Record summary: The RNA shown here (c-di-AMP riboswitch aptamer (ydaO/yuaA leader)) has 147 nucleotides and comes from Bailinhaonella thermotolerans. NCBI's taxonomy places the organism under Bacteria, Bacillati, Actinomycetota, Actinomycetes, Bailinhaonella.
[in-house]
RNA sequence: GCGGGCCGAUCGCCGAGUCCGCGCGGCGCAGCAGGCGUCGCGGGAGCCGGGGACCCAACAGUCUCAGGGGUGAAUCCGCCACGUGCGGUAGGGCGUCUCCUGGCCCGAACCCGUCAGCUAACCCGGUAGGCAGCCGAGGGAGAAAGG
Numbered sequence: 001g002c003g004g005g006c007c008g009a010u011c012g013c014c015g016a017g018u019c020c021g022c023g024c025g026g027c028g029c030a031g032c033a034g035g036c037g038u039c040g041c042g043g044g045a046g047c048c049g050g051g052g053a054c055c056c057a058a059c060a061g062u063c064u065c066a067g068g069g070g071u072g073a074a075u076c077c078g079c080c081a082c083g084u085g086c087g088g089u090a091g092g093g094c095g096u097c098u099c100c101u102g103g104c105c106c107g108a109a110c111c112c113g114u115c116a117g118c119u120a121a122c123c124c125g126g127u128a129g130g131c132a133g134c135c136g137a138g139g140g141a142g143a144a145a146g147g
Base pairs, nucleotide, nucleotide: 011133012131013130014129018045019044020043022042023041024040025039026038027037028036029035046127047126048125049124050123051122056117067115068112069111070110071109076088077087078086079085091106092105093104094103096143097142098141099140100139101138
C1' cells in the first nucleotide's frame, strides 16, 4: 500500500414494533435533603391487528370427498433431470409526500383450530425480529413542512 474478516459508534433500511422510570421492588453511585444509572414485574400514551349489531352483502360453503379463516407485499402460472430446481407474475421496498422515468432488490414465513362477511357500542391481543456500507442509481415536475 492492497485485499479479506470481526467488533463498536454515527447516519440509515424493512417492519405497527416507539415513548413515559408513572407504580412496586432489586442492584450500584452519591448522599443532610434533593437525586442519578440500570434491571425485573406491572401500568399508561401513541401505533398496529383480531373478534363483534341494525342496515348492506351473501344464499355460497361444510358434512359423503377435497374444510374454513387470519397476519403479511409475498399471490398465481409455466417448465422440469422433481432438485428445495429454473423462468416469469399480481403485489411490495429503496432518506417528507404525489406523479413520470431509470436502475437495484423482495415476491417469505407463521398463526387459529371446524369457527369468524361488513359492523356502532363493546371485548381481546401485539409493540418483535432482521439488515447494509465511500465513488456509490439516480433524474425530472409539483406540493407541503421547517429555517